[in-house]
Predicted 3D model of a 149-nucleotide RNA (FMN riboswitch aptamer (RFN element)) from an Anaerolineales bacterium. The organism belongs to Anaerolineales, within Bacteria. The model forms 96% of the base pairs in the Rfam consensus.
RNA sequence: UUAAACCUUCGGGGCAGGGUGUAAUUCCCGAUCGGCAGUAAAGUCCGCGAGCCAGGCAUUGCCUGGCACGACCUGGUGCAAUUCCAGGACCGACGGUGAUUGGACGCAGCCACGGCCGCGCCCAUCAGUCCGGAUGAAAGAAGGUUCGC
Numbered sequence: 001u002u003a004a005a006c007c008u009u010c011g012g013g014g015c016a017g018g019g020u021g022u023a024a025u026u027c028c029c030g031a032u033c034g035g036c037a038g039u040a041a042a043g044u045c046c047g048c049g050a051g052c053c054a055g056g057c058a059u060u061g062c063c064u065g066g067c068a069c070g071a072c073c074u075g076g077u078g079c080a081a082u083u084c085c086a087g088g089a090c091c092g093a094c095g096g097u098g099a100u101u102g103g104a105c106g107c108a109g110c111c112a113c114g115g116c117c118g119c120g121c122c123c124a125u126c127a128g129u130c131c132g133g134a135u136g137a138a139a140g141a142a143g144g145u146u147c148g149c
Stems, first nucleotide, its partner, number of pairs: 001148001004146007017029003031129002033092002035048002038045001043090002051067007072088005094132003101124003105120003109116002
């Protein structure tokens, strides 16, 4: 120095304060967070990773296929920026919990007979930040050993 094989280490953050209430980090106000790689420095561009299902191999892992997989504009500078600066927006897998919201039904009350409303019960629905898979895994990052030149 180049390619290969192998090894080691590392490899995701976040509701302060307040409202209602018997009860909420789940509702409301508000707060707050941003994996990896590429590229003018990116949660929103291109690509990748994490989850689930099926099949295969015949390992408890790998391969193939399928499903899920979000969201940005305006102005400025510049050779170049949806990446920087300014301003205003937006987004967040799966399972669980859930006082939110909608609907059906039963019982009671009020009524101007149009409806309104309380309780019970059932169905659906409600968390980026809580709990769980996960003291896991991965995209990858850094270093080392061997071999070759």